[in-house]
RNA sequence: GGAGGCUGUCUGGCGGCCGCCGCCGCGCACGCGGCGGAGGAAAGUCCGGACACCACAGGGCAGGGAGGUCGCUAACGGCGACCGGGGGCGACCCCAGGGACAGGGCCACAGAAAACAGACCGCCCCGAAAGGGGUAAGGGUGAAACGGUGGGGUAAGAGCCCACCAGCCGUCCGGGCGACCGGGCGGGCUUGGCAACCCCCUCCCGGUGCAAGGCCAAAUAGGUUCCGCUUCAAGGACGGCCCGUCCUUUUUCCUCAGGGAAAGGCGGAACGGGUUGGCUGCUCGAGGCCGCUGGCAACAGCAGGCCCAGACGAAUGGCCGCCGUCCCGGGCAACCGGGAUAACAGGAUCCGGCUUACGGCAGCCUCCGCCA
Numbered sequence: 001g002g003a004g005g006c007u008g009u010c011u012g013g014c015g016g017c018c019g020c021c022g023c024c025g026c027g028c029a030c031g032c033g034g035c036g037g038a039g040g041a042a043a044g045u046c047c048g049g050a051c052a053c054c055a056c057a058g059g060g061c062a063g064g065g066a067g068g069u070c071g072c073u074a075a076c077g078g079c080g081a082c083c084g085g086g087g088g089c090g091a092c093c094c095c096a097g098g099g100a101c102a103g104g105g106c107c108a109c110a111g112a113a114a115a116c117a118g119a120c121c122g123c124c125c126c127g128a129a130a131g132g133g134g135u136a137a138g139g140g141u142g143a144a145a146c147g148g149u150g151g152g153g154u155a156a157g158a159g160c161c162c163a164c165c166a167g168c169c170g171u172c173c174g175g176g177c178g179a180c181c182g183g184g185c186g187g188g189c190u191u192g193g194c195a196a197c198c199c200c201c202u203c204c205c206g207g208u209g210c211a212a213g214g215c216c217a218a219a220u221a222g223g224u225u226c227c228g229c230u231u232c233a234a235g236g237a238c239g240g241c242c243c244g245u246c247c248u249u250u251u252u253c254c255u256c257a258g259g260g261a262a263a264g265g266c267g268g269a270a271c272g273g274g275u276u277g278g279c280u281g282c283u284c285g286a287g288g289c290c291g292c293u294g295g296c297a298a299c300a301g302c303a304g305g306c307c308c309a310g311a312c313g314a315a316u317g318g319c320c321g322c323c324g325u326c327c328c329g330g331g332c333a334a335c336c337g338g339g340a341u342a343a344c345a346g347g348a349u350c351c352g353g354c355u356u357a358c359g360g361c362a363g364c365c366u367c368c369g370c371c372a
Base pairs, nucleotide, nucleotide: 001368002367003366004365005364006363007362008361009360010359012323013322014321015320016319017318018317020037021036022035023034024033025032026031039344043355044354046353047352048351049350050349051209052208053207054206058243059242060241061240063205064204065203066202067201068082069081070080071079072078083097084095085094086093087092098200099199103198104197105194106193107192120139121138122135123134124133125132126131147165148164149163150162151161152160166190168187169186170185171184172183173182174181175180213280214279215278216277223271224270225269226268227267228266229265230264234248235247236246237245250263251262252261253260254259287306289304291302292301293300294299324341325340326339327338328337329336330335
């Protein structure tokens, strides 16, 4: 000097003038004063919760999620550390990481053959030849061809045998909380892939959501029609189904009896009408900040002090100055002059994550080249 890898942090501050919203105080009122007023992602709505409602929150099916170990957390599909596998010269990065002898399915084309298969070329033997037999070591095809290297053996070959490996099984020892790692001994020689295809195994999960929910006010036509039930069976009970459980089950009339009808009640469907108002939920939180302790870390504990939007067709804006930051020019430097106020972008019940869109700064580490 170049090329990379990882991490952190900010994305403005102070003051003045004018203009908004909330709270508090003063004031008869008009109004005045004080304090506060968007984001690291507020975005996506992908997860998890807090909270609210549903008497089934009981059991099961369906459905959904997760999948190495140990930790963190309220929880999660999140985060941290480690193990195993893979990529990279490296710093580092990636992996839905249990099961393929429970079953089903797929592996195009090429190739002789792609699940338990195979002989195209080749090699060897017999034969005059055609042809027959043996072979899977060599070559070819392919993403992948049923262990690798070397030797022996053989007609030629093959784990056929041997040595050393890789893998698998059994056993023992050592390290580790564990996933696993290392080593010794022995053994048949050796048996594809895909489950982010269906599936099997293990574990977890009620549903709906602030337009949740609660209160008040107002208005209309507490409308019309239809269906089921109103008793041993039926109807209803958060989202689908089953079991269990719970709730409802009155009144009148007619009829010889059987039974029927009406009203009411419960549930549902269609059509039609009124109201789309106000208050609350609504911001003190698994809250943030500084410090100490523990921990490799994620984080936890202790202590101190802080209150930081609560709008409701929806506020937080405009201008100026200074500082900070960035850019350009000059300068050895200190510094001087000029310009800009960036990019992505704006709450609506609130938190913890993930993902996506981005401007600036700083630090550490790796590799390459050059100089001293």
A computed fold for a 372-nucleotide RNA from a Thermodesulfobacteriota bacterium, annotated as Bacterial RNase P class A. The gene name in the source record is rnpB. The model forms 92% of the base pairs in the Rfam consensus. NCBI's taxonomy places the organism under Bacteria, Pseudomonadati, Thermodesulfobacteriota.